[in-house]
Context: one part of a larger RNA
RNA sequence: CGUAGGAGACUUGAGCGGUUUUCUCCCUAGUACGAGAGGACUGGGAGGGACGUACCUCUGGUGUUCCAGUUAUCCUGCCAAGGGUAGCGCUGGGUAGCUAUGUACGGCCCGGAUAAACGCUGAAGGCAUCUAAGCGUGAAACCCUCCGCGAGACAAGGUCUCCCGCAUCGCAAGAUGCGAAGGCUCCCGGAAGACGACCGGGUAGAUAGGCCGGGGGUGUACGGCGGGUAACCGCCUGAGCCGACCGGUACUAACAGCCGAACG
Numbered sequence: 001c002g003u004a005g006g007a008g009a010c011u012u013g014a015g016c017g018g019u020u021u022u023c024u025c026c027c028u029a030g031u032a033c034g035a036g037a038g039g040a041c042u043g044g045g046a047g048g049g050a051c052g053u054a055c056c057u058c059u060g061g062u063g064u065u066c067c068a069g070u071u072a073u074c075c076u077g078c079c080a081a082g083g084g085u086a087g088c089g090c091u092g093g094g095u096a097g098c099u100a101u102g103u104a105c106g107g108c109c110c111g112g113a114u115a116a117a118c119g120c121u122g123a124a125g126g127c128a129u130c131u132a133a134g135c136g137u138g139a140a141a142c143c144c145u146c147c148g149c150g151a152g153a154c155a156a157g158g159u160c161u162c163c164c165g166c167a168u169c170g171c172a173a174g175a176u177g178c179g180a181a182g183g184c185u186c187c188c189g190g191a192a193g194a195c196g197a198c199c200g201g202g203u204a205g206a207u208a209g210g211c212c213g214g215g216g217g218u219g220u221a222c223g224g225c226g227g228g229u230a231a232c233c234g235c236c237u238g239a240g241c242c243g244a245c246c247g248g249u250a251c252u253a254a255c256a257g258c259c260g261a262a263c264g
Base pairs, nucleotide, nucleotide: 001152005163006162007161008160009159010158011157015149016148017147018146021049022048023047024046025045026044027043033038051106052105053104054103055102059100060099061098062097066093067092068091069090070089071086072085073084074083075082076081111143112142117137118136119135120134165178166177167176168175169174182259183258184257185256186202187201188200189199190198207253208252209251210249211248212247213246214245216242217241218240223236224235225234226233227232
């Protein structure tokens, strides 16, 4: 810009892409077959490998925004308690998120038309012949089924709902302004994200931060008291501290603007 008014939702599916795997065991059945040895078709069931998709309950990893221990050194005058640096100093753990080695699920089935192949009927050619007319059976391949995208599918589709006013100029066509439903910029943010985009919120508000509560992590803070020559130990004490998680609460920040409709 188009989709012959302007919008908001929800859709149809032309078309495009993806998937398409394989093994073992059990039953049918030690049956059919076979002198025996051996040993099925078919149908049903179970369990795996690899691959793929999604997810984080479990098992783990990571977790430089959490907690603790500890070395060297410097600083806060000193003790104590802390802070900085050592490319997270090192070490032990670890929430959310992200993850696989973890968890769940997938390939199927049914159907259509076929290949090779196997047939029925059957002439040319009194026979024969699956083929010449005609009709069947029959593959991981094809179509469908399943998953994703998808109306710029220019044949531009469909359904529902919402808005369809005023003023000025003009003979009219039309132009301009305000402005409808609605949308955008902007702002607060996000399991969304390179940027756009997408999603939530913008005071008639829980969108983010703060605060409060909970969860969760670490593992018993500082200080005091008691014990010990001391290192240190015990009690107050599952203490103190505490990111991302789940809620609550307007304390802080969501300021301020713009666009937007009738041809025939």

The part of an RNA shown here (large-subunit ribosomal RNA, domain VI) has 264 nucleotides and comes from a metagenome. The prediction has a mean pLDDT of 88. It matches the Rfam family "Bacterial large subunit ribosomal RNA". Gene Ontology terms of the family: ribosome and structural constituent of ribosome.